Notes: Predicted 3D model of a 103-nucleotide RNA (Glycine riboswitch aptamer). Its mean pLDDT, the model's own confidence on a scale to 100, is 76. Its Rfam family is "Glycine riboswitch aptamer". From the family's description: This family represents the bacterial glycine riboswitch. Glycine riboswitches usually consist of two metabolite-binding aptamers domains with similar structures in tandem. The aptamers cooperatively bind glycine to regulate the expression of downstream genes.
């Protein structure tokens, strides 16, 4: 400072799947079925390291293979959470505050 980026808070929007069954009766426990958008976990290419091999060979380096590490998501899992409404809700928009990149 005509303020990148990030965070917090307020407001608005925001999907999916059982108002299932039994006991008990506002709710809780159990059973079966289901969802993927709080949170959590998994990983592809790539990158890095190690070992072996090949061409080459003085070394560095190159290529291939194996192993290990690292590695995103709205993908996968369904631990957690959820399956009328309400609440919650990734994410999106907006306002304020803080942050302060480039110039």
């Nucleotide at each position: 400072a005509u303020g990148a980026u990030a965070a917090a808070u307020g407001c608005g929007g925001a999907a999916g799947a059982g108002a299932u069954c039994a006991u008990a009766c506002a709710u809780a426990u159990g059973a079966c079925g289901c969802c993927g958008a709080a949170g959590g976990a998994g990983u592809a290419a790539g990158u890095u390291g190690u070992a072996a091999a090949a061409a080459a060979u003085g070394c560095c380096g190159u290529u291939u293979u194996a192993c290990a590490a690292u590695g995103a998501a709205a993908c996968u899992c369904u631990c957690a959470g959820g399956c009328a409404a309400a609440a919650g809700g990734a994410c999106c928009g907006u306002a304020u505050u803080u942050u302060g990149a480039c110039a």